[in-house]
Context: one part of a larger RNA
RNA sequence: CUGGGCGUAAAGCGCACGUAGGCGGUUUAUCUAGUUAGGCGUGAAAGCCCUGGGCUCAACCCAGGAACUGCGUUUAAUACUGGUAAACUAGAGACCGAGAGAGGAUGGCGGAAUUCCCAGUGUAGAGGUGAAAUUCGUAGAUAUUGGGAAGAACACCGGUUGCGAAGGCGGCCAUCUGGAUCGGAACUGACGCUGAGGUGCGAAAGCGUGGGGAGCGAACAGGAUUAGAUACCCUGGUAGUCCACGCCGUAAACGAUGGGUGCUAGUUGUUGGGGCCUCAGGUCUCAGUGACGAAGCUAACGCGUUAAGCACCCCGCCUGGGGAGUACGAUCGCAAGAUUAAAACUC
Numbered sequence: 001c002u003g004g005g006c007g008u009a010a011a012g013c014g015c016a017c018g019u020a021g022g023c024g025g026u027u028u029a030u031c032u033a034g035u036u037a038g039g040c041g042u043g044a045a046a047g048c049c050c051u052g053g054g055c056u057c058a059a060c061c062c063a064g065g066a067a068c069u070g071c072g073u074u075u076a077a078u079a080c081u082g083g084u085a086a087a088c089u090a091g092a093g094a095c096c097g098a099g100a101g102a103g104g105a106u107g108g109c110g111g112a113a114u115u116c117c118c119a120g121u122g123u124a125g126a127g128g129u130g131a132a133a134u135u136c137g138u139a140g141a142u143a144u145u146g147g148g149a150a151g152a153a154c155a156c157c158g159g160u161u162g163c164g165a166a167g168g169c170g171g172c173c174a175u176c177u178g179g180a181u182c183g184g185a186a187c188u189g190a191c192g193c194u195g196a197g198g199u200g201c202g203a204a205a206g207c208g209u210g211g212g213g214a215g216c217g218a219a220c221a222g223g224a225u226u227a228g229a230u231a232c233c234c235u236g237g238u239a240g241u242c243c244a245c246g247c248c249g250u251a252a253a254c255g256a257u258g259g260g261u262g263c264u265a266g267u268u269g270u271u272g273g274g275g276c277c278u279c280a281g282g283u284c285u286c287a288g289u290g291a292c293g294a295a296g297c298u299a300a301c302g303c304g305u306u307a308a309g310c311a312c313c314c315c316g317c318c319u320g321g322g323g324a325g326u327a328c329g330a331u332c333g334c335a336a337g338a339u340u341a342a343a344a345c346u347c
Stems, first nucleotide, its partner, number of pairs: 003319004007301002012315001014201004021194003025088007033081002035077008049065006091191001092188002095184004103177007110154001114150008125136002162169002206247006215241002220236004258314006266292012296303002320347003329340004
């Protein structure tokens, strides 16, 4: 180098953009670089292999042949790949029209609930649990009424619903803004796919500075439980949870399923468009999102036009368990740590 794989056995980077590279639609002409065929030169000898021969055989030795799959050069072929030139429209993009959406950012507004404060009514309990106690309350609690303040989250609608590359996104309004879809079509003319490095985004927790702090609540304290109880239960409660800016860069970051294109029965539900008809509806079609299933695949489970089927292109990754996602080194980070990543030894 060659192989087999990656839903659950080891294995898809958390996600995207994109550099190099790899791969790449239809037609014509041309070149002949790759490719194919032939010739010539070279491919030292020895060795290997084949055929003979010489030592009484063999090892060994001698002769000839074959081989040396390569390289150079030349002639020819031109289907395919490639280069060049010209053209095309089915890929891709642009344009016009339309509607859908918790897509993103900023600002403002709203009601319910909770806690606290003030005032009224009112009196002995309240709270909590399996049962209790810690706790709160005659300095007037709990309950209830009125007023005020604060912070956080948005019941119903709400749905295998929608949107987003992923993380994720849910009260209402306004402004700014990204993407996708459908329909039309007279524009560009392969402008495409993937993507090592690289760059950006990236839940929660955590870190830095400054705010904020209602509820919840690691740590912590107390009460219970228990043989013990550094827990589960209860009463409190600090970081944190929230905001701004800056870090961190990890998750069962999951569909445990990389991206793209084409092809391969259907049935049924649903979201957003469009066409047609005999219009409470039916039917066709495009894009999504579910269920069940042909063929096929799979070790089985199951997957099955949203493939794990049939193929091609590109990237990533795996190669027995433990040691170990560790040590060392390096890079990044304020730190926590992250990324890259062994070996001895052992079964």